c-di-AMP riboswitch aptamer (ydaO/yuaA leader) from a soil metagenome, 133 nucleotides, folded computationally. Its Rfam family is "c-di-AMP riboswitch aptamer (ydaO/yuaA leader)". Rfam's curators write: This family represents a conserved RNA structure found upstream of the ydaO and yuaA genes in Bacillus subtilis and related genes in other bacteria.

[in-house]
RNA sequence: CGCCGAGUUCCCUCUUGGGAAACGGGGGACCCACAUUCACCCUGGGGCGAGUCCGGUCCCGGAGCGCGGGGCCGGUAGGCGGCCUUCCCUUCCGCCGAGCCCGUCAGCUAACCUCGUAGGCGCGUCAAGGGGA
Numbered sequence: 001c002g003c004c005g006a007g008u009u010c011c012c013u014c015u016u017g018g019g020a021a022a023c024g025g026g027g028g029a030c031c032c033a034c035a036u037u038c039a040c041c042c043u044g045g046g047g048c049g050a051g052u053c054c055g056g057u058c059c060c061g062g063a064g065c066g067c068g069g070g071g072c073c074g075g076u077a078g079g080c081g082g083c084c085u086u087c088c089c090u091u092c093c094g095c096c097g098a099g100c101c102c103g104u105c106a107g108c109u110a111a112c113c114u115c116g117u118a119g120g121c122g123c124g125u126c127a128a129g130g131g132g133a
Stems, first nucleotide, its partner, number of pairs: 001122004008021005022117006032107001044105001045102004053075009078096005087131005
């Protein structure tokens, strides 16, 4: 200087405590939505986040199927980056497609209440076209 992300700025105190703005999240009415038939097996529900879903294969539990869990591979809804290009569109290239939390409980939701302001990365760059401010 730049990237993902809400995760930045300012003030008081300079006690490492407090406050404000800004951005982000959760809870929370009316109205609306949900509600009702259906065998066996299995299965609580919800939140942040782009991170969902599908197929193949191997392993474990299991007598077997179903089911559940795990590893690997391929794809995918979706997301991000590439002109130090601020905004939009198209094409092209590359990357991600995780993880964590609440604790039996929460649809939407005005007023109102409440919480967060982290963490992790890149080291010269050199993808094109069009439109707008």